[in-house]
């Protein structure tokens, strides 16, 4: 970063696994993406299984990421084509 060429990814829904959830994976499908390609290093969110902590017969409740999101912003690696 073009009203260019070939290709790439693939959101909600549904189905069907995995998880304690958030999700995530595999089918089906395109809402969009020029890094929607990869890293949780900052920030942000969403979760709260375990652990603490009040209460307490016990369920309830409250904080906390070593879960989770790169299709949420940033930083860092790396890459296809490519006119003017």
């Nucleotide at each position: 970063g073009a009203u260019a060429a070939g290709g790439g990814c693939a959101a909600a829904c549904c189905c069907g696994g995995u998880g304690a959830a958030a999700a995530c994976c595999g089918g089906u499908g395109a809402c969009g993406c020029a890094a929607a390609g990869c890293c949780a290093u900052g920030g942000a969110u969403c979760u709260a299984a375990g652990a603490c902590c009040c209460a307490g017969g016990a369920u309830u409740g409250g904080u906390u990421a070593g879960g989770a999101u790169c299709g949420c912003c940033a930083g860092g690696c790396u890459g296809c084509c490519g006119a003017a």
Molecule: c-di-GMP-I riboswitch aptamer
Organism: soil metagenome